The RNA shown here (SAM-I/IV (S-adenosyl methionine) riboswitch aptamer) has 107 nucleotides and comes from Aureimonas fodinaquatilis. Its Rfam family is "SAM-I/IV (S-adenosyl methionine) riboswitch aptamer". The literature on the family includes a 2008 paper in RNA by Weinberg et al., "The aptamer core of SAM-IV riboswitches mimics the ligand-binding site of SAM-I riboswitches". The family has 417 seed sequences and 567 matches in Rfam 15.1. Its family is annotated with S-adenosylmethionine metabolic process and regulation of gene expression in the Gene Ontology. NCBI's taxonomy places the organism under Bacteria, Pseudomonadati, Pseudomonadota, Hyphomicrobiales, Aureimonas. Model confidence (mean pLDDT): 76 of 100.
RNA sequence: CAACAACAUCAAGAGUUGGGCGCGACCCAACGCCAACCUGCCGUCCGGGCAAGGUGGUGCCUUCUUCAGAAGGGAUGUGGCUUUGACCGGCAAACAAACGGACUCUC
Numbered sequence: 001c002a003a004c005a006a007c008a009u010c011a012a013g014a015g016u017u018g019g020g021c022g023c024g025a026c027c028c029a030a031c032g033c034c035a036a037c038c039u040g041c042c043g044u045c046c047g048g049g050c051a052a053g054g055u056g057g058u059g060c061c062u063u064c065u066u067c068a069g070a071a072g073g074g075a076u077g078u079g080g081c082u083u084u085g086a087c088c089g090g091c092a093a094a095c096a097a098a099c100g101g102a103c104u105c106u107c
Base pairs, nucleotide, nucleotide: 006078007077008076009075010074015031016030017029018028019027020026021024032058033057034056037054038053039052040050041049042048043103044102045101046100047099060073061072062071063070064069080091081090082089
């Protein structure tokens, strides 16, 4: 590093155009939007927040059913770029960031 495994989520939210075929729980491109999983940031930590960087989404499927859930399947995430055979390294990330608690620093 890859695969597997494990863990978390699939509530809510957000679209148009063009192209492709193997017509799908599809794929690609442009410009938007949504979310907050990772990185980062908001003096530190916690709750929380921001949405810059990286993913992702923008119509989940099937069955059962006491109609509210369950099971199975499927999907997404567990930063990115770069260097190396592998370690070790190097690089970029906003003009945004309410509020509460504890602590620290300065005056």